This is a predicted structure of an 89-nucleotide RNA (Glycine riboswitch aptamer) from Oscillibacter valericigenes.
RNA sequence: UGAUGGAACUCUGGAGAAUCUCAGAAAUGAGUGCCGAAGGUGCAAGGCUAUAAGCCGAAACUCUCAGGCAAAAGGACAGAGCAAGCUGA
Numbered sequence: 001u002g003a004u005g006g007a008a009c010u011c012u013g014g015a016g017a018a019u020c021u022c023a024g025a026a027a028u029g030a031g032u033g034c035c036g037a038a039g040g041u042g043c044a045a046g047g048c049u050a051u052a053a054g055c056c057g058a059a060a061c062u063c064u065c066a067g068g069c070a071a072a073a074g075g076a077c078a079g080a081g082c083a084a085g086c087u088g089a
Stems, first nucleotide, its partner, number of pairs: 005087002009081005018032001020031004033069003039065001040063001042061001046056003
């Protein structure tokens, strides 16, 4: 210096599962049954190694810790936008 790059940000779309039971004026607490798409856990191929029952190692898979189970909110992900600033091949 700055890419038809990235993150962030803005707009749009966006699933699942009890408006359960008990206590309480409420806040909330307890219990049972469920869901996976914030976050987090686990690992296949492969690699490393001190040759191990070790280590590294992806996901929308898995667990259900966290979170959630009317609506609202949140929401992985996707599309579009994106002045300046950040990152950066």
Annotation:
It matches the Rfam family "Glycine riboswitch aptamer". Rfam's curators write: This family represents the bacterial glycine riboswitch.